[in-house]
C1' cells in the first nucleotide's frame, strides 16, 4: 500500500508499463586452498535473507556525469486550401541517482605523548595521528529517534590450504618381531565465508511547495 488473496526496494504513469537498485540463473574474465567475492552482460523464475546491546557526531567550501520522463527551438519527411497541419528528433528542462577535491565528525579499533596510582604490568583522562565507515549527497531547509548505518557480541550454514591437538586405522620403521619417529586419513580448535537492498531524509513533528492571483523571463 491492497482487490484483504497478497506485495523484494524505490520513482514516473489514467492504464499497459517504462528506468534504476537486490536477488536467482546463465555465458565470460578476475581474486581465492576452498566456502565464497568483484567485474561485465543478458535473462525473470522473486523462495530465502536471524537475534541482543551501544554510538547520534560532524552535517561546511567546491566541482564533475547522469536513465526513463517532459518539451520540440532548429532541422529532416509527408501532406497543402501555401496560412498551416501531422510525424520524428534534444544539443533544452526535470531529475531517480553515479562521484570527486578539501575541510569537518560520536562510539569503539591502531599506534605516540604529557598526567593520575610508591614503583612495574595494568587501567584511567587528555591532546596528537591513522585506517576504515560518515557528512558533503532532504523539498531550500529546521529538530527528534533509531537502522536498511557505525561499534561489540551471539546463533545458524558453509569452507578448511597453513598451524596446534586427539585417538583409532593404514604404510613404512637397522636381518626380523616391535617401539620411537616419519607420512596418509578423521575428528576438534584456530582462521575464513555467508545471513540481500531500501537513509542522495528511513520512521515522525515543523517548515517548504503543490491550488488560486499578480510580476518578470522563456518558442516550449
Nucleotide at each position: 500500500c491492497u482487490a484483504c488473496g497478497g506485495a523484494c526496494u524505490u520513482a514516473a504513469g489514467c492504464u499497459a508499463u517504462u528506468g534504476a537498485g537486490c536477488c536467482u540463473u546463465g555465458c565470460g574474465g578476475g581474486a581465492g586452498a576452498a566456502a565464497u567475492c568483484c567485474c561485465a552482460c543478458a535473462a525473470g523464475u522473486g523462495a530465502a535473507u536471524g537475534c541482543u546491546c551501544u554510538c547520534a557526531a560532524a552535517u561546511u567550501c567546491a566541482g564533475g556525469g547522469a536513465a526513463a520522463c517532459c518539451u520540440a527551438a532548429u532541422u529532416c519527411u509527408a501532406c497543402u486550401g501555401c496560412g498551416g497541419u501531422a510525424g520524428a528528433u534534444a544539443u533544452g528542462g526535470c531529475a531517480a541517482u553515479c562521484c570527486u577535491g578539501a575541510g569537518c565528525c560520536a562510539a569503539g579499533c591502531c599506534g605516540a605523548a604529557c598526567g593520575g596510582c610508591a614503583a612495574u604490568c595494568u587501567c584511567c583522562u587528555u591532546u596528537c595521528g591513522g585506517a576504515a565507515g560518515g557528512u558533503g549527497c532532504a523539498g531550500a531547509g529546521a529538530c527528534u529517534c533509531g537502522a536498511c548505518g557505525g561499534g561489540a557480541g551471539c546463533u545458524a550454514c558453509c569452507c578448511u590450504a597453513g598451524c596446534g591437538a586427539a585417538g583409532g586405522c593404514g604404510g613404512u620403521g637397522c636381518a626380523u618381531c616391535c617401539a620411537a619417529g616419519c607420512c596418509g586419513c578423521u575428528u576438534c580448535g584456530u582462521g575464513g565465508g555467508u545471513a540481500a537492498a531500501g537513509g542522495g531524509a528511513g520512521a515522525g513533528u515543523c517548515c517548504g511547495a503543490u491550488u488560486c492571483u499578480c510580476c518578470a523571463g522563456g518558442g516550449g

A computed fold for a 220-nucleotide RNA, annotated as Group I catalytic intron. It matches the Rfam family "Group I catalytic intron". Rfam 15.1 lists 5,602 matches to the family in 1,395 species. From the family's description: Group I catalytic introns are large self-splicing ribozymes. They catalyse their own excision from mRNA, tRNA and rRNA precursors in a wide range of organisms. The core secondary structure consists of 9 paired regions (P1-P9). These fold to essentially two domains - the P4-P6 domain (formed from the stacking of P5, P4, P6 and P6a helices) and the P3-P9 domain (formed from the P8, P3, P7 and P9 helices). The secondary structure mark-up for this family represents only this conserved core. Group I catalytic introns often have long ORFs inserted in loop regions. The window size for this search is chosen to minimise search time and catch the small examples. A larger window size will find more matches. Its family is annotated with Group I intron splicing in the Gene Ontology. The literature on the family includes a 1990 paper in Annu Rev Biochem by Cech, "Self-splicing of group I introns". Its mean pLDDT, the model's own confidence on a scale to 100, is 76.